[in-house]
């Protein structure tokens, strides 16, 4: 100096975030594969696999800035809060009045159809349960012929086929029993419209004004949540570059 085989170390870094790693978001991107949710004072824990003493490794210094974290100034956006006003609309007073009213007004009571609500009943549709039949090569259960396996033997053991039960699941039957559901029928109770009778004797009353009291469609004021972007400031910081140092063991020729 050349070759064989070890082995040390390498098989990602950085930011959030942790005591620090793993898992979890994210930047970079030349950085193994299983596997558990853990590890831990060093850089995670278990196993397999690759490259290996050379310089793309390592050490150190320089140097570039990919991405982030914090807090702040401004823009915009505008929740949640408080306030201010305030329309339809309903209610009562008062006033004024279409129109009805002695051929009999509001009020009252009785009945009658009608309509609204509900309670009960029946019928209609509609799911469900119940009924009665099929229904499981193996992965249903209950008996297991044959055939297997233990044992001297009695027998046991595990069981395929057949049978039989039934599960999901299919069909038949419309007897029943719940739920639901209406522009179903009768029926009690309550309202309310009308129409008839009674009573009773003079008003009742759509609108509209005004006044007072619910109302809050909607607008405005203030405050300031969150989110977006931009600046400048601190700080963390991979990665190209670049210089300089370090640099096992064993055999063999």
């Nucleotide at each position: 100096c050349c070759g064989u085989g070890c082995u040390c170390c390498a098989c990602g870094g950085g930011g959030u975030g942790u005591u620090g790693c793993a898992a979890a978001c994210u930047c970079u991107c030349g950085a193994c594969c299983c596997g558990a949710a853990g590890c831990u004072u060093a850089g995670g824990c278990g196993g397999g696999g690759u490259g290996c003493a050379g310089a793309g490794c390592c050490u150190g210094u320089u140097g570039u800035g990919a991405g982030g974290a914090c807090g702040u100034c401004a823009a915009u956006u505008g929740a949640a809060c408080a306030u201010u006003a305030a329309a339809a609309u309903u209610u009562a007073a008062u006033a004024u009045a279409a129109u009805c009213g002695u051929a009999g007004a509001u009020c009252c009571c009785a009945a009658c159809c009608g309509u609204u609500a509900u309670g009960g009943u029946g019928g209609c549709g509609u799911a469900a349960a119940a009924u009665u039949u099929c229904g499981a090569a193996c992965c249903g259960u209950g008996u297991c012929a044959g055939g297997g396996a233990a044992g001297a033997a009695a027998u046991u053991c595990a069981g395929c086929a057949g049978c039989a039960c039934u599960a999901a699941g299919a069909a038949a039957a419309c007897c029943u029993u719940u739920g639901c559901g209406g522009g179903u029928g009768c029926u009690g109770u309550a309202a309310u419209u009308g129409u008839u009778g009674g009573a009773g004797u003079a008003g009742a009353a759509a609108g509209u004004a005004u006044u007072a009291a619910a109302g809050g469609a909607u607008a405005g004021u203030g405050c300031g949540a969150u989110a977006u972007u931009g600046g400048a400031g601190u700080u963390c910081g991979a990665u190209a570059g670049a210089c300089a140092g370090u640099g096992g063991c064993a055999c063999g020729g």
The prediction has a mean pLDDT of 76. Bacterial large signal recognition particle RNA, 253 nucleotides, folded computationally. It matches the Rfam family "Bacterial large signal recognition particle RNA". Rfam describes the family as follows. The signal recognition particle (SRP) is a universally conserved ribonucleoprotein involved in the co-translational targeting of proteins to membranes.